Glycine riboswitch aptamer, 97 nucleotides, folded computationally.
RNA sequence: AUGGGGCCUCUGGAGAAUCCCGGGCAAGCCGGGUGCCGAAGGGGCAAGAUGCGAGAUUCGCAUCGAAACUCUCAGGCCAAAGGACAGAGCAAGACGC
Numbered sequence: 001a002u003g004g005g006g007c008c009u010c011u012g013g014a015g016a017a018u019c020c021c022g023g024g025c026a027a028g029c030c031g032g033g034u035g036c037c038g039a040a041g042g043g044g045c046a047a048g049a050u051g052c053g054a055g056a057u058u059c060g061c062a063u064c065g066a067a068a069c070u071c072u073c074a075g076g077c078c079a080a081a082g083g084a085c086a087g088a089g090c091a092a093g094a095c096g097c
Base pairs, nucleotide, nucleotide: 006097007096008089009088010087011086012085017034019033020032021031022030023029035077036076037075041073042071043070044069048064049063050062051061052060053059054058090093
């Protein structure tokens, strides 16, 4: 710079401790501990692309590089809230992020 997606409202929407110890009148609070979950957010990478080096028609290195995969930093583990994603909608949230 160009292209794509998202943003507002409604509906649906999984998983995993109402765990243990201490404090506190008490709480969804404070401090500590153990176990667990993946679907806010975030990190990782395959093919491939580009570059560099070997001096092969192959190999090595660097950068870029997706997810519902993976990690579990963050977040979460009755309900509520949140929730990727999906469906619907108009007053179009939008000179913006």
Notes:
The model forms 89% of the base pairs in the Rfam consensus. Rfam family: Glycine riboswitch aptamer. Rfam links the family to the GO term glycine biosynthetic process.